A computed fold for a 73-nucleotide RNA from a Candidatus Woesearchaeota archaeon, annotated as transfer RNA. The prediction has a mean pLDDT of 85. The sequence is in RNAcentral, with records from ENA. Its Rfam family is "tRNA". It is annotated as a transfer RNA. Its family is annotated with triplet codon-amino acid adaptor activity in the Gene Ontology.
RNA sequence: GGGAGCGUGGGGUAACCCGGCAUCCUAACCGGCUCCAGACCGGUUGAUCCCGGUUCAAAUCCGGGCGUUCCCA
Repeated sequence: GGGAGCGUGGGGUAACCCGGCAUCCUAACCGGCUCCAGACCGGUUGAUCCCGGUUCAAAUCCGGGCGUUCCCA
């Protein structure tokens, strides 16, 4: 220098191909249970890497950028 994959709550992950309320686990917090704690049960909080485009509607499609991993030179 060229090519490919990936980027989603604090951590992990589904949804992406084929556009339509962003899923689940965990963590944190609150409550129940307990003499207390843990475990268990119920609840709450919290995310689509950035900019632009298409569209009634974008995590998803298109363009550019950033980061990361791999391959080629």